[in-house]
Molecule: small-subunit ribosomal RNA
Organism: Paralimibaculum aggregatum
RNA sequence: AACUUGAGAGUUUGAUCCUGGCUCAGAACGAACGCUGGCGGCAGGCCUAACACAUGCAAGUCGAGCGCACCCUUCGGGGUGAGCGGCGGACGGGUGAGUAACGCGUGGGAACGUGCCCCUGGGUAAGGAACAACUGCUGGAAACGGCAGCUAAUACCUUAUGAUGUCUUCGGACCAAAGAUUUAUCGCCCAGGGAUCGGCCCGCGUUGGAUUAGGUAGUUGGUGGGGUAAUGGCCCACCAAGCCGACGAUCCAUACCUGGUUUGAGAGGAUGAUCAGGCACACUGGGACUGAGACACGGCCCAGACUCCUACGGGAGGCAGCAGUGGGGAAUCUUGGACAAUGGGGGCAACCCUGAUCCAGCCAUGCCGCGUGAGCGAUGAAGGCCUUAGGGUUGUAAAGCUCUUUCACCGGUGACGAUAAUGACGGUAGCCGGAGAAGAAGCCCCGGCUAACUCCGUGCCAGCAGCCGCGGUAAUACGGAGGGGGCUAGCGUUGUUCGGAAUUACUGGGCGUAAAGCGCGCGUAGGCGGGCUGUUAAGUCGGGGGUGAAAUCCCGGGGCUCAACCCCGGAACUGCCUUCGAUACUGGCAGCCUAGAGGUCUGGAGAGGUGAGUGGAAUGUCGAGUGUAGAGGUGAAAUUCGUAGAUAUUCGACGGAACACCAGUGGCGAAGGCGGCUCACUGGCCAGAUACUGACGCUGAGGUGCGAAAGCGUGGGGAGCAAACAGGAUUAGAUACCCUGGUAGUCCACGCCGUAAACGAUGAAUGCCAGUCGUCGGGCAGCAUGCUGUUCGGUGACGCAGCUAACGCAGUAAGCAUUCCGCCUGGGGAGUACGGCCGCAAGGUUAAAACUCAAAGGAAUUGACGGGGGCCCGCACAAGCGGUGGAGCAUGUGGUUUAAUUCGAAGCAACGCGCAGAACCUUACCAUCCCUUGACAUCCCCAACGCGAUCUCCGGAGACGGAGGUCUUCAGUUCGGCUGGUUGGGUGACAGGUGCUGCAUGGCUGUCGUCAGCUCGUGUCGUGAGAUGUUCGGUUAAGUCCGGCAACGAGCGCAACCCACGUUCUUAGUUGCCAGCAGUUCGGCUGGGCACUCUAGGAAAACCGCCGGUGAUAAGCCGGAGGAAGGUGUGGAUGACGUCAAGUCCUCAUGGCCCUUACGGGAUGGGCUACACACGUGCUACAAUGGCAGUGACAAUGGGUUAAUCCCCAAAAACUGUCUCAGUUCGGAUUGUCGCCUGCAACUCGGCGGCAUGAAGUUGGAAUCGCUAGUAAUCGCGUAACAGCAUGACGCGGUGAAUACGUUCCCGGGCCUUGUACACACCGCCCGUCACACCAUGGGAGUUGGGUCUACCCGAAGACGGUGCGCCAACCCGCAAGGGAGGCAGCCGGCCACGGUAGGCUCAGCGACUGGGGUGAAGUCGUAACAAGGUAGCCGUAGGGGAACCUGCGGCUGGAUCACCUCCUUU
Repeated sequence: AACUUGAGAGUUUGAUCCUGGCUCAGAACGAACGCUGGCGGCAGGCCUAACACAUGCAAGUCGAGCGCACCCUUCGGGGUGAGCGGCGGACGGGUGAGUAACGCGUGGGAACGUGCCCCUGGGUAAGGAACAACUGCUGGAAACGGCAGCUAAUACCUUAUGAUGUCUUCGGACCAAAGAUUUAUCGCCCAGGGAUCGGCCCGCGUUGGAUUAGGUAGUUGGUGGGGUAAUGGCCCACCAAGCCGACGAUCCAUACCUGGUUUGAGAGGAUGAUCAGGCACACUGGGACUGAGACACGGCCCAGACUCCUACGGGAGGCAGCAGUGGGGAAUCUUGGACAAUGGGGGCAACCCUGAUCCAGCCAUGCCGCGUGAGCGAUGAAGGCCUUAGGGUUGUAAAGCUCUUUCACCGGUGACGAUAAUGACGGUAGCCGGAGAAGAAGCCCCGGCUAACUCCGUGCCAGCAGCCGCGGUAAUACGGAGGGGGCUAGCGUUGUUCGGAAUUACUGGGCGUAAAGCGCGCGUAGGCGGGCUGUUAAGUCGGGGGUGAAAUCCCGGGGCUCAACCCCGGAACUGCCUUCGAUACUGGCAGCCUAGAGGUCUGGAGAGGUGAGUGGAAUGUCGAGUGUAGAGGUGAAAUUCGUAGAUAUUCGACGGAACACCAGUGGCGAAGGCGGCUCACUGGCCAGAUACUGACGCUGAGGUGCGAAAGCGUGGGGAGCAAACAGGAUUAGAUACCCUGGUAGUCCACGCCGUAAACGAUGAAUGCCAGUCGUCGGGCAGCAUGCUGUUCGGUGACGCAGCUAACGCAGUAAGCAUUCCGCCUGGGGAGUACGGCCGCAAGGUUAAAACUCAAAGGAAUUGACGGGGGCCCGCACAAGCGGUGGAGCAUGUGGUUUAAUUCGAAGCAACGCGCAGAACCUUACCAUCCCUUGACAUCCCCAACGCGAUCUCCGGAGACGGAGGUCUUCAGUUCGGCUGGUUGGGUGACAGGUGCUGCAUGGCUGUCGUCAGCUCGUGUCGUGAGAUGUUCGGUUAAGUCCGGCAACGAGCGCAACCCACGUUCUUAGUUGCCAGCAGUUCGGCUGGGCACUCUAGGAAAACCGCCGGUGAUAAGCCGGAGGAAGGUGUGGAUGACGUCAAGUCCUCAUGGCCCUUACGGGAUGGGCUACACACGUGCUACAAUGGCAGUGACAAUGGGUUAAUCCCCAAAAACUGUCUCAGUUCGGAUUGUCGCCUGCAACUCGGCGGCAUGAAGUUGGAAUCGCUAGUAAUCGCGUAACAGCAUGACGCGGUGAAUACGUUCCCGGGCCUUGUACACACCGCCCGUCACACCAUGGGAGUUGGGUCUACCCGAAGACGGUGCGCCAACCCGCAAGGGAGGCAGCCGGCCACGGUAGGCUCAGCGACUGGGGUGAAGUCGUAACAAGGUAGCCGUAGGGGAACCUGCGGCUGGAUCACCUCCUUU
């Protein structure tokens, strides 16, 4: 000195906060796989088949115990072999199958044993009989024996001696030995002690499941025995009936345990390879023998399976020892060396044995170290890649120059490990020398998380992916390349564990709405518990002692060059035991107390409960009367009732059910729930008093009781209502909503059921923490007697602190604390299956898994939407006028047709649109014929000097090809065919494309909408998205203005500024004008004039300015005056932020892609003009407000090259005449014919005119359009483009109305508010059946296998008990024969493994068929839910139905909207 210590991110949404899961970044590995691989050190290496094993080795040794045989001999002796005998084969080594157990860990204990070792005391005497080997005979294939005979011992037996040993009835009884040797010495026996090792017992700790709740007969205990080294039901006999268990017995499943390892800030989690301690096992099961020790891995016996040998009679075997083989598997090594070291066995020793061990081999399996070079080197080389074409980057990187030599390689020397001998490793480590940059770099990644970006290819394909997600033609996400990032002899992937995850929360979570409070009581066990005193010392705290093996981790040193690794010392091992002490707190014991709780007394309120009785109103039915044609019912109807008299009305009767008003966020009850009145019985509560008890309390797993509605059973009852059912409607359908009927049921009694949105979605109890205002019950005080104050208990509203994700809660907490119980841990599958329990049934309760998704959710925000609400506006409706829709025609579109009918536009916002004008051209389309550097641009080469215009001829449809004529003869010049220009020819770069993509784009445009909105800065509020401002009260055309206000200001929009028109003035007066004057050809034509009109410059004028009213005295509004004009004077131009992937690549521009003798270019002809049909927009009409004829004036704009001068210019109106209601003198389509015009050309396919023809059409169904004043309607005129072509478009003027009560409704829009499961935003979302495919799963006649239990049968080996005909050397008796003692075989008995029979329980596999479930871009039917979702929804229950669902009964608000009542708050 032993210390340092804690990181987050992605993903639910349009966005936000929260909840919550999924995923990632880290570390570790006995690993495996892919790509790659230079060296060394230290480690590690069958996790699967405790599957089967060929071969070799792994346990022997001792001649100083003994005999025999053989060999050698220097004759001293030495050695070898098989035996007898001793010690050791119980250690060492392997494995983890079994075991949930005193097996292990830890700490204790008493009733034990202990070979070898140490110490002490004593002894070691006398005898005897065998058995192997050996010999002979003999069986067997073998393994292995049998019989007879001989023999030694430290083998065996007897006797003696015995005690400090054992037993004892205290008399006594019992028990030993072995020798070897020349010595030394080594042994042997008895006893005691020690050490070591072991056996046994106990406390505590040691996985999951209760869908395992009861288990147990030697079971629990006792007595007496037996047995053991020893305690003990360990075993036996008898006796008793115990013992274990919710503090989890029993059963099932899984698993060797520990030191440790790994992760973690820690607590904890996971794990138990290597090393170390313990246990268990040794082919499977059973058994004992021997021994100090075993029920024995390389011993024995039996049974079984398997393998091998066999002469078929019988035998042999056990690698979970070291190597090795097969097999299994994703996967794990050499049939190596040595006993040199360390250790073990035997031996006196030499020594022998030792796959323990020490070494080596293989493997990047891991950890650690080293190298693959270093310095200089910019024309920033080449090449690659990118490029905006300039350059950038690879990159000092390379080359080149100068150096170095670690490692590897070659040569030499050469250890420690053994301080004498002995070295497998090993000629190794190390050292010295040598040569040469020489032999040595890969892997993964580059969308975010996460460090690192570009190009090409591909085109929802191929593919990637840990999560979110990429890929449908511009992919930093796929594949390749360049570049970059990371790590490095490795790098990635996969798997597993911990972490992050506070995501099981002890440290350290929650339960109103996110998952989560049992429907509510009573109460058992348990947990927790008021004040004081004493005592105790279990918990607790402190000191000491013992233990906590070593190794590991940590610290300090040390050794290998460093490190990994190793060594030494320390600290630590958070634990257990024990002892001493402390006594505040908790607990125990004792005593006391009254504040908790209870009791007693006096009062009180109440739909509390049960039973009995009783009352009126109403409905219905019946009877009677009056009375007549309807009633009833609905959105409208119908079914239904009624002339057989209904409905209505009057009276009477009967019957059942429910109790109007009072009635109230009033009362009572634990909850469900309880409502007319009276009586009886009865529970609880409140207040006040109190001389009582004395902590008796709180909570409450199990348990038990109560428990709406529906439902069930039995018996009643049945008025009304009403599932089912029937009919009528509605509807596409209508198994519904609506209507008419109607049965269970609703009611009563008794018995079940036991669930609800059983809700305050809020468990019970106690204490503490601002107020204010109601209300119910009781008490007290004061007086002014109906008030005020106060107090206890209940029930409400608001609100502070505090809490909350927010909403909200807030003394009735969701605040601050304590105690106890219940419950939650992503969504779906599923409150389902199986099993258990309960039930008559319906069903309830308890309660999973496979599989599947990356979410599912809560609260709040902004929008959008609503068959929600409020306010407001608009030719939105209404009031009017005129149309469209019917006819004919014109024109556009669809469709159809076609060689082509080019293309685009598609609700409003495509359709007389692009097209301000298709006969050719246009023209993009079709057919045919031509051209290929091209009709057009730039560059290069060659030639010419022109080119061009125009005319004629030939071929051809023409383009084009050929020939000829006329006009005209390029510019500059340094004079050089030098430069430019033009034309022709040629080569390739390129041109060209109305080809594609408007969903790659620019630009332009439409639309909401000329709607009044859209935003920002600062401040403030909110955790935040956001809010505020912008809401509110007025007002306006307007977010226009005023006022108020946590807002104050500002921007884009509105308005104004601009243009035109309307009035006046002024300036000017030609081409305009003409009042007055003159002339006149009568034309402002001329003189003249500039007054007027007009023209075109300027100015003025209008501002709610003035007056009155109204309003807050404001903004404004209403009225009036004046004025040309009055409240935006009228019309235009002007179009906020944005929306529609709106439109346009065919105006133009443009990225990318595509075509290149064609998708380019030219030409002729055709087509865009088709025609059964459908739609849009128009024209003309249907006629008399008209047609026709005549008369008849007045415009403006604009155009004509220039021109206010000239030209083009009206029509309707009005007047006159005629027609007289007719398919017409309406209407003009269609057709015939003749002309004119334009044009190269009117066939397809133009316009106009004349004559003739004279169709449909008599005011247009449903529906629908425009317009609010110089507007609609009506009348004509002009212009553009254009050769020509107008019913179109754009303009112009003439004539010139009607109506608007009003905002209920339709449509569109604005603001506020509300609901929402929508956010691609209602053209949204979304539910269920059915059909198809796939997946997992439940049931299932059965079937297959495993485990286990019970009963019975069988009963190997073995020990035990009995017996022991037979057999037997030791000892005794006996001369002997023989007998005795003792024993052996055999037999019998109970025990028992394997096996068998029968039955039960349990687990798993398969299983025809069947049930639901999940998943799956584009299937079918409907529309259930989300808005009041179009019948509010949901919960429980019951019935019904293709399906979502519908209906009944009761309940809930987690229902919108309107109204009323009560209460509260603000002003």